[in-house]
Context: one part of a larger RNA
RNA sequence: GCCAACGAGUUUGCGUAUGUUACUUGUUUAAUCUCGUAAUUGCGAGAGAAGGCAGAGGGAAACCAAGUCUUAAUAGGGCGAUUUUAGCUUUUUAAUUUAUAACUUCUCUAUAAUUUAUUAUAGAAGAAGUUGUUAAAUUAAGAAGCUAGUGGUAGCAUGUGCAAGACCCGAAACCAAGUGAGCUAGCCAUGGCCAGGGUGAACCCAGAGUAAAACCUGGAGGAGGCCCGAACCCAAACGCCGUACAACACGUUGGGAUGAGCUGUGGUUAGAGGUGAAAUGCUAAUCGAACUUGGUAAUAGCUGGUUCUCCUCGAAAUAGCUUUAGGGCUAGCGUCGGUUAAUAUUAAAUUAGGGGUAGAGCACUGGAUGAGGUUGGAGUCCUUAUUGGAUAUCCUCUUCAACCAAACUCCGAAUACUAAUUUAAGUUCCCGGCAGUUAGACCGUGGGGGCUAAGCUCCACUGGUCAAAAGGGAAACAGCCCAGAUCUCAAUCUAAGGUCCCUAAAUCUACGUUAAGUGUUAAAGGUUGUGAAUUUUCUUAUACAACUAGGAGGUUGGCUUAGAAGCAGCCAUCCUUUAAAGAAAGCGUAACAGCUCACUAGUCAAGAAUUUAUGCGCCGAAAAUUUACCGGGGCUAAACGUAGUACCGAAGAUGAGGAUUUCAAUUUUAUAUUGGAAUGGUAGAGGAGUAUUCCAUAUUUCACUGAAGCAUGCAUUGUGAGAUGGUGUGGAGAAUAUGGAAGUAAGAAUGUUGGC
Numbered sequence: 001g002c003c004a005a006c007g008a009g010u011u012u013g014c015g016u017a018u019g020u021u022a023c024u025u026g027u028u029u030a031a032u033c034u035c036g037u038a039a040u041u042g043c044g045a046g047a048g049a050a051g052g053c054a055g056a057g058g059g060a061a062a063c064c065a066a067g068u069c070u071u072a073a074u075a076g077g078g079c080g081a082u083u084u085u086a087g088c089u090u091u092u093u094a095a096u097u098u099a100u101a102a103c104u105u106c107u108c109u110a111u112a113a114u115u116u117a118u119u120a121u122a123g124a125a126g127a128a129g130u131u132g133u134u135a136a137a138u139u140a141a142g143a144a145g146c147u148a149g150u151g152g153u154a155g156c157a158u159g160u161g162c163a164a165g166a167c168c169c170g171a172a173a174c175c176a177a178g179u180g181a182g183c184u185a186g187c188c189a190u191g192g193c194c195a196g197g198g199u200g201a202a203c204c205c206a207g208a209g210u211a212a213a214a215c216c217u218g219g220a221g222g223a224g225g226c227c228c229g230a231a232c233c234c235a236a237a238c239g240c241c242g243u244a245c246a247a248c249a250c251g252u253u254g255g256g257a258u259g260a261g262c263u264g265u266g267g268u269u270a271g272a273g274g275u276g277a278a279a280u281g282c283u284a285a286u287c288g289a290a291c292u293u294g295g296u297a298a299u300a301g302c303u304g305g306u307u308c309u310c311c312u313c314g315a316a317a318u319a320g321c322u323u324u325a326g327g328g329c330u331a332g333c334g335u336c337g338g339u340u341a342a343u344a345u346u347a348a349a350u351u352a353g354g355g356g357u358a359g360a361g362c363a364c365u366g367g368a369u370g371a372g373g374u375u376g377g378a379g380u381c382c383u384u385a386u387u388g389g390a391u392a393u394c395c396u397c398u399u400c401a402a403c404c405a406a407a408c409u410c411c412g413a414a415u416a417c418u419a420a421u422u423u424a425a426g427u428u429c430c431c432g433g434c435a436g437u438u439a440g441a442c443c444g445u446g447g448g449g450g451c452u453a454a455g456c457u458c459c460a461c462u463g464g465u466c467a468a469a470a471g472g473g474a475a476a477c478a479g480c481c482c483a484g485a486u487c488u489c490a491a492u493c494u495a496a497g498g499u500c501c502c503u504a505a506a507u508c509u510a511c512g513u514u515a516a517g518u519g520u521u522a523a524a525g526g527u528u529g530u531g532a533a534u535u536u537u538c539u540u541a542u543a544c545a546a547c548u549a550g551g552a553g554g555u556u557g558g559c560u561u562a563g564a565a566g567c568a569g570c571c572a573u574c575c576u577u578u579a580a581a582g583a584a585a586g587c588g589u590a591a592c593a594g595c596u597c598a599c600u601a602g603u604c605a606a607g608a609a610u611u612u613a614u615g616c617g618c619c620g621a622a623a624a625u626u627u628a629c630c631g632g633g634g635c636u637a638a639a640c641g642u643a644g645u646a647c648c649g650a651a652g653a654u655g656a657g658g659a660u661u662u663c664a665a666u667u668u669u670a671u672a673u674u675g676g677a678a679u680g681g682u683a684g685a686g687g688a689g690u691a692u693u694c695c696a697u698a699u700u701u702c703a704c705u706g707a708a709g710c711a712u713g714c715a716u717u718g719u720g721a722g723a724u725g726g727u728g729u730g731g732a733g734a735a736u737a738u739g740g741a742a743g744u745a746a747g748a749a750u751g752u753u754g755g756c
Stems, first nucleotide, its partner, number of pairs: 001756006011164014026053003032047006057064002067079004085148015101131006107124008167305002170302001174295006185269009194259001196228003199224001204219004232256003236253004271287001273283003280289001308689006318331005332437002334434005344428001345425009359411001360409002365405003369401005376395003379391004440466004444461006471482003486658004491654003497648003500633003506645001508644006519635001525619003529616003533612001536609003546603005552576003557571003582597001585596003659679008690745001692742007700735003709729004714725004
């Protein structure tokens, strides 16, 4: 390194929200007991209201109570109560309508009587009204019941909070009890070892010497953290080794080697300690505090890792506080569910508002320039010394002109903001469950800091993109330009950007510019490069340029000077002859001379000179591996400017056909039909599924005529995780449906173990 297996949100208790089940004569049992059951402490049934929650709140409390608290208050205010939806059934009351009964009136008919137009009686299949009953229907109000909802309690599931190791792995450390001085440090007891050679202290002896000594000479002697150098001990230099011979060795050289020497054996000192000729050294390959076990799964605001699929929505890098700044809490922004239909929310239009920014201005506050005037003061000078005068000075005052300002304003927008009305959208408002985010980046605009430096830094815009966005363009290129990917299609039209070749599409059309490969880097400054405007002049009475000729005399003007003759310097700068010619614009000489110029004539022949503001160029222009500042080839357009037409060009739009989500309508009520809209996505929220192991249920199903497992470039099927079948292998169990429970899915953790 690869392969295989293992490897990380769990469990309990208590809250809370959502879903669901039971009851709602509110609900529920706890310990414990009894019974049944092949039951290890388990499971099932029953008993057991002790207690809990709810049913009333307010207050810190006493306490009071549909109220209570505050208060002096009966004012005001805070927190509460005065609950409640839909459907069905029954019933009561009232009203209306229809049918029906009785009565009254009218009309008509018949009969009778008479006052001859009235009365009476009878009838009508006639009309109107009143009253009542019964029946039916509808409407309204009330009551009762039932069902569902809201609310309450208990159980279960899921999300989440708190307490626990609490998603997993990971410290350095801290504490306790023990084990260690067979390594090493010191000490104690008792033993051992140090070839050979050199030097030659004291004491002593003899001689010599002396008054006696000292001193001197010779001999003898054998001292020393003495000298040289083996054993022994050490480790200063270099080499070698450095997956070693070796977790400190080897080679050569080196230091000590009778001493504070080296060494054997036995013993002793222990971690908040010992020992230390002291290096924080050593204390068993471990030392700024040994090792072992335990507390212990210490803690880790830190790093790493965290395992199947599809669908819907989709952030933040901000504010406040924080021993806080790479961590938190609350708000903001996301998601899911719910109440509500009104002074909610958002957008646009109209109307009404306040402002002191941009700009502008100098009226204030300050700054700053010039020209006058001259009030007051200062300086200097003059002076009759005074109460005077003068002034290229300074300050102040004042007039005029022209300016500057984030902390100036006599003024003053556009936007933005606030409110009302109208219109549009539709729940965005609000309430609750769950989050993530609090390192942002660049671009544009307005600013602060910085050098109007930075791919710099800090704000603002509820700006844009990236973050969390693929596609096309910019050669390549998160943040720029175009444009937002549901899937399939060898279809069509476009955006930005392009159309000679690389490379899809114009060697397109028209008119100009550029000659520099400008294009295809850059400034001050320079430019008789060239285009198109423009000012003022000259010009066939001959301009401009060129050529030919003249450019003279007074005079060498005067002064100065050695000299000064147009031309060192100073002063003056006239007159004459002329077509014209300066007492001279330049060169030149010691001084003259000499050569030009201004100026004039001729020759020539048609434009010439100049100013200003511009278009495109040119110079200015030097860097390090290689052209190297067009992507390349290359281009005189295939560059630049203006105008135009066509084409190419994306996952954009359109077309054809599928999928999913959501809304509306319809109905045969089913994730059906039709139509509309939508479907990029990190953190994250929500929904729907796949697979694994085990359990329960089923008169289930398969299996040696071959279960599971394994293999397969096989077939079918599902958006997908996957599923089913075939074939081969294998040799005994397995599967399906509906539920339940989890040691439930690996590619990463310098992961763990095994294999290679």
A computed fold for a 756-nucleotide part of an RNA from a Patescibacteria group bacterium, annotated as large-subunit ribosomal RNA, domain II.
Rfam family: Bacterial large subunit ribosomal RNA. Rfam links the family to the GO terms ribosome and structural constituent of ribosome.
The organism belongs to Bacteria candidate phyla, within Bacteria.
RNAcentral holds the full RNA, with entries from ENA.